THF (Tetrahydrofolate) riboswitch aptamer from a pig gut metagenome, 91 nucleotides, folded computationally. The coordinates come from a structure-prediction model, not an experiment, and the mean pLDDT is 86. The sequence is in RNAcentral, with records from MGnify.
[in-house]
RNA sequence: AGAGUAGGCGUGAUGCGUUAAGUGCCUUGGGAUGGGAGGUCGCCCAAGGACGAAGGAGGGAUUCCCUCCGCGGUGUCACGUCGCAGCCGCU
Numbered sequence: 001a002g003a004g005u006a007g008g009c010g011u012g013a014u015g016c017g018u019u020a021a022g023u024g025c026c027u028u029g030g031g032a033u034g035g036g037a038g039g040u041c042g043c044c045c046a047a048g049g050a051c052g053a054a055g056g057a058g059g060g061a062u063u064c065c066c067u068c069c070g071c072g073g074u075g076u077c078a079c080g081u082c083g084c085a086g087c088c089g090c091u
Base pairs, nucleotide, nucleotide: 001091002090007082008081009080010079011078012077013076014075015074016072017071018070025049026048027047028046029045030044031043035088036087039084055069056068057067058066059065060064
């Protein structure tokens, strides 16, 4: 000097919700996290709390189903890209 994490961002595919879950926020507890140990102001899970929405068209049907176009700071996967502060190690 370099490689390498959890994850972030973008794109695509496929789902979920739109009769409101999810996402985001706060508190508490727990968990995992470059090759090793260890670790958080990053990530995940649970409980509690506050806040909160963009729907529309068509067909069949009779309050349900299907299709399409949207919406959601929406889930997962793939690709691209970015990517561990300190210690030890590897090249």